[in-house]
Context: one part of a larger RNA
Molecule: small-subunit ribosomal RNA, 3' major domain
Organism: Elioraea thermophila
RNA sequence: UGACGGGGGCCCGCACAAGCGGUGGAGCAUGUGGUUUAAUUCGAAGCAACGCGCAGAACCUUACCAGCCCUUGACAUGGGCGUGACCGGCCGAGAGAUCGGCCUUCGGGGAAACUCGCACGCCACACAGGUGCUGCAUGGCUGUCGUCAGCUCGUGUCGUGAGAUGUUGGGUUAAGUCCCGCAACGAGCGCAACCCUCGCCUUCAGUUGCCAGCGGGUAGGGCCGGGCACUCUGAAGGAACCGCCGGUGACAAGCCGGAGGAAGGUGGGGAUGACGUCAAGUCCUCAUGGCCCUUAUGGGCUGGGCUACACACGUGCUACAAUGGCGGUGACAAUGGGAUGCAAGCCGGCGACGGUGAGCCAAUCCCGAAAAGCCGUCUCAGUUCAGAUUGCACUCUGCAACUCGAGUGCAUGAAGGCGGAAUCGCUAGUAAUCGCGGAUCAGCAUGCCGCGGUGAAUACGUUCCCGGGCCUUGUACA
Numbered sequence: 001u002g003a004c005g006g007g008g009g010c011c012c013g014c015a016c017a018a019g020c021g022g023u024g025g026a027g028c029a030u031g032u033g034g035u036u037u038a039a040u041u042c043g044a045a046g047c048a049a050c051g052c053g054c055a056g057a058a059c060c061u062u063a064c065c066a067g068c069c070c071u072u073g074a075c076a077u078g079g080g081c082g083u084g085a086c087c088g089g090c091c092g093a094g095a096g097a098u099c100g101g102c103c104u105u106c107g108g109g110g111a112a113a114c115u116c117g118c119a120c121g122c123c124a125c126a127c128a129g130g131u132g133c134u135g136c137a138u139g140g141c142u143g144u145c146g147u148c149a150g151c152u153c154g155u156g157u158c159g160u161g162a163g164a165u166g167u168u169g170g171g172u173u174a175a176g177u178c179c180c181g182c183a184a185c186g187a188g189c190g191c192a193a194c195c196c197u198c199g200c201c202u203u204c205a206g207u208u209g210c211c212a213g214c215g216g217g218u219a220g221g222g223c224c225g226g227g228c229a230c231u232c233u234g235a236a237g238g239a240a241c242c243g244c245c246g247g248u249g250a251c252a253a254g255c256c257g258g259a260g261g262a263a264g265g266u267g268g269g270g271a272u273g274a275c276g277u278c279a280a281g282u283c284c285u286c287a288u289g290g291c292c293c294u295u296a297u298g299g300g301c302u303g304g305g306c307u308a309c310a311c312a313c314g315u316g317c318u319a320c321a322a323u324g325g326c327g328g329u330g331a332c333a334a335u336g337g338g339a340u341g342c343a344a345g346c347c348g349g350c351g352a353c354g355g356u357g358a359g360c361c362a363a364u365c366c367c368g369a370a371a372a373g374c375c376g377u378c379u380c381a382g383u384u385c386a387g388a389u390u391g392c393a394c395u396c397u398g399c400a401a402c403u404c405g406a407g408u409g410c411a412u413g414a415a416g417g418c419g420g421a422a423u424c425g426c427u428a429g430u431a432a433u434c435g436c437g438g439a440u441c442a443g444c445a446u447g448c449c450g451c452g453g454u455g456a457a458u459a460c461g462u463u464c465c466c467g468g469g470c471c472u473u474g475u476a477c478a
Base pairs, nucleotide, nucleotide: 001478002477003475004474005473007472008471009470010469011468012467013466015462016461019426020425021424022423023422026318027317028316029315030314031313032312033311034309035308042053043052064304065303066302067301068300069299070298073127077126078125079123080122081121082120083119084118088103089102090101091100092099093098106117107116108115109114129293130292132291133290134289138287139286140282141281142280143278145276150189151188152187153186154185155184156165157164158163169180170179171178195270196269197268198267200238201237202236203235204234205233206232209228214225215224216223241264244258245257246256247255248254320419324378325377326376327375328374329373336367337366338365341360342359345356346355347354348353385416390411391410392409393408394407395406396405432454433453434452435451436450437449438448
């Protein structure tokens, strides 16, 4: 000087408390450990691994296993020889990779030989190739403490020196935020602001919106003429600054209350992550040093595996019902997506879906709510709860659904009656609850990323648990 303390003081955070809903029990989904296996590829490991890399494992992916094949190689550059194209099609063998045969088949220059370009085949080599090892050799990127309020520097001053001072102190703040004081005076990286978005208004702009005002038409409908007033869309600007008033405070910074206002005291949300810590993570995104393999640790293919299952754990979904189930009726979104795509309407089917197909390259067409509400029924039962499991019959995608896809109908109806010790999230348009969209994607979502609908309870307080900040104290630790 740090670090640490079951030392002290001050202060924060859904840290506790107050409150709401969960997890831990059940079934299933998914990840992991373990076990098994020819292989169940590899990585991730307290917080900060475990619906994580995987924003899509039937083949492919794929890195694993078995078998069948290749060796200048699937890919790059260079040399020699040969062929004339390449591509494509057909036939045969084969699980395929591949092999054999047939058809078709180059351009420029030159009279030709030949030469140049390009493509393919063969030969030898230099090399290619490696998701092989080392994240304890690395770059880059990322997690974490932590959006915490800290981390430093120049000059000066003090100290023999390590170093201190500044950065401590009195107030204050979300904040090393600001004020005051002070051997310090300034400055940098952080904080804040500048950026995006939501909330109010104005202007500009109108192939979306509007009978708002006019005309026409209809069973109805912005449907038509017409018009940008409103809604909206998207560009520019305004608006909030403790600015005004009162109180309080050191007359300061600020704090409390009030007015006005769409909005207050950082208005809500986002982006933004200081010096550093964990030899944290990643050599399987990529790049890269070293090491290793070179008829194989490289390459191709078929099939299998990554989907195994006595078990154990994490994360989720669905429930255990009556503020509920079922039947009927029935209103209201937003974000987005759509061309070998989204598909209205019509027809067939109980249905998944199939047939046909208007329109739309899209504010112009299409994909599009559910819970809620109202009526009826069920009456507390493992039930008209719950839906696992299994049987049969189908639908769709795809070369192909046996291992191993999703969906539909009928039948079957398991555990489960609110969950031990323990443990998680959340302070407001939040939790809870309801559906919708998208990426990936042929197909496959309870995961992920977004969107809107309905919409709470509670916070006395900081003694205690956890994490953190500042000052101080002890130390045999560095």